[in-house]
Context: one part of a larger RNA
RNA sequence: UCUGCUAUUAGGUGGACAGCUUGGCUCAAUCGGCGAAGAAGGACGUGACACGCACCGAAAUGCCAAAGCGAGGCGCAUGUAGCCUUUGACCUUUGGAUCUCCUAAUGUGACUUCACAUUAUAUCCGGAAGGAUAGCAAACGUAGGGAAUUGAAACGUCUUAGUACCUGCAGGAAAAGAGACCAACAGGCAUGCUCUUAGUAAGGGCGACUGAAACGAGCAUAGGGCAAACCGAAUCCUCCAUGGUAACAUGGCGGGCAUGUGGUGUUCGGACUGCCUUUUAUCCUACUUUCUUCUGGCCAAAGUCUCCUGGAAAGGAGUGCCAGAGAGGGUGACAGCCCCGUAGGAUGGGAGAAAGGGAUUUUGGCAGUAUCCAGAGUAGUGCCCCUCGGAUAUGGGGUACGAAUGCGGGAGGCAUCAACUUCCAACCCUAAAUACGCAUUGAGACCGAUAGCGAAACAGUACUGUGAAGGAAAGCUGAAAAGAACCCUUAACAGGGAGUCAAAAGAUCUUGAAACCUAAUAGUG
Numbered sequence: 001u002c003u004g005c006u007a008u009u010a011g012g013u014g015g016a017c018a019g020c021u022u023g024g025c026u027c028a029a030u031c032g033g034c035g036a037a038g039a040a041g042g043a044c045g046u047g048a049c050a051c052g053c054a055c056c057g058a059a060a061u062g063c064c065a066a067a068g069c070g071a072g073g074c075g076c077a078u079g080u081a082g083c084c085u086u087u088g089a090c091c092u093u094u095g096g097a098u099c100u101c102c103u104a105a106u107g108u109g110a111c112u113u114c115a116c117a118u119u120a121u122a123u124c125c126g127g128a129a130g131g132a133u134a135g136c137a138a139a140c141g142u143a144g145g146g147a148a149u150u151g152a153a154a155c156g157u158c159u160u161a162g163u164a165c166c167u168g169c170a171g172g173a174a175a176a177g178a179g180a181c182c183a184a185c186a187g188g189c190a191u192g193c194u195c196u197u198a199g200u201a202a203g204g205g206c207g208a209c210u211g212a213a214a215c216g217a218g219c220a221u222a223g224g225g226c227a228a229a230c231c232g233a234a235u236c237c238u239c240c241a242u243g244g245u246a247a248c249a250u251g252g253c254g255g256g257c258a259u260g261u262g263g264u265g266u267u268c269g270g271a272c273u274g275c276c277u278u279u280u281a282u283c284c285u286a287c288u289u290u291c292u293u294c295u296g297g298c299c300a301a302a303g304u305c306u307c308c309u310g311g312a313a314a315g316g317a318g319u320g321c322c323a324g325a326g327a328g329g330g331u332g333a334c335a336g337c338c339c340c341g342u343a344g345g346a347u348g349g350g351a352g353a354a355a356g357g358g359a360u361u362u363u364g365g366c367a368g369u370a371u372c373c374a375g376a377g378u379a380g381u382g383c384c385c386c387u388c389g390g391a392u393a394u395g396g397g398g399u400a401c402g403a404a405u406g407c408g409g410g411a412g413g414c415a416u417c418a419a420c421u422u423c424c425a426a427c428c429c430u431a432a433a434u435a436c437g438c439a440u441u442g443a444g445a446c447c448g449a450u451a452g453c454g455a456a457a458c459a460g461u462a463c464u465g466u467g468a469a470g471g472a473a474a475g476c477u478g479a480a481a482a483g484a485a486c487c488c489u490u491a492a493c494a495g496g497g498a499g500u501c502a503a504a505a506g507a508u509c510u511u512g513a514a515a516c517c518u519a520a521u522a523g524u525g
Stems, first nucleotide, its partner, number of pairs: 004524009018510001019476002023447002025444006031437002033136002041102003044057002048080002052076002054061001063096006072084003107116003122133004140171001141169005151158001155205001181188002192219004202210002223429003226375001230263002234261001235256003239252005269373003272368005281360004287356010298345002303319001304335001305318004320337002322326001328340003380401007408424005463470002483509001486497003
């Protein structure tokens, strides 16, 4: 000297940490549909300049009307040009007009988001006029089908599981629901949901495991209608006319209906007979009054007082004021009194409720028991399956048989008989309490950019895959662009001056850790 190592210093790289939040997540309330009057979703267009997103649709960055507001406006998007606007623009709310092509897609044919045609789909209802349905939507619901991995330390019954998934259909919820129930000698009184009963009873290669119900405590509460007996057209519907805001009334053509419309009646059974008795329910809202709720904007108090620091005052010191308002956000640092708001008010519009008003309807009870009625291939039984905790005693299906008639019938967890108790199947409807979140609003002991949705941002994008499908990364100058004129250098970038700023924070821009790289110095080999 070179090359290493160690340490320090100065830089670079890098993007952690800190701070912040435009976005999420969760909960609650509200709301719970759109569509042949063409939806959801797309394609293509549309601007003075116009690639993208967003708006809109050949009337295209918008048109018309009403109401509100009151000075600016022509989206994101900060430029140039040109326009609009106190004859009220922009913006907000409401109503209307326009709304290309594809798409349920529906004149025919395609899948080339196109062509040809020219008024035109299919099915159902209807004599006609005309009407209904189709498709989409986050989960929730119900019904019909229905696995396997897995566990059993293998595996077949079993389990996973009636789960995932497929399909039909519906609603703002759905389903269930007013006892042929449950109990136990005492009684309860439709259904649903929660807690408990209880990992209990029970099932189970009695293995693995599966697995209730009643009672009790709560939430919420609500009951009705047919068929039949008896009466026998007393009844219903479309359309038209008249009256009415309407509910509806009257009249007319037509249709339904004696294979029964309507009345009665429905389990303290009823019809029927006798006696007594007079009370409801549903619907409409022009008009009047009141209230609730949703929604749009509007009004809304009190310091910009003095001094200090500072780039800047909302900070410090001093001295005032308001408060039904000291929630919150913004403003050059931390603002009750600067701005927006807030407490509290008045008001426009929509919806709903109650009363008034109107329309259409309507009794309730006691006694008697001669006669009549009270859901049939049903109940039940054998065999075979599925299902269930359901064991002989869950529920259902197939098949073969197959009742009774109120002095009847079912059930009471083995069968049968009797007693006792309890209920009345084989017809229908029914709010609330319950489930869910596409959406709107509000809130939070939630997260704060490797978190929180996959997505704070032009994300279901870029990209990957033939396809089904998979699926990112990426936030921050400053109070204000004042975003660095001008000079030197350069092909350019970079750089050096100058300038802005409180500070270069200099656009790869807040802070700027570590790993890593470079240089210098010191020590050491």
A computed fold for a 525-nucleotide part of an RNA from a Nanobdellota archaeon, annotated as large-subunit ribosomal RNA, domain I. Lineage of the source: Archaea > Nanobdellati > Nanobdellota. RNAcentral holds the full RNA, with entries from ENA. Its Rfam family is "Archaeal large subunit ribosomal RNA".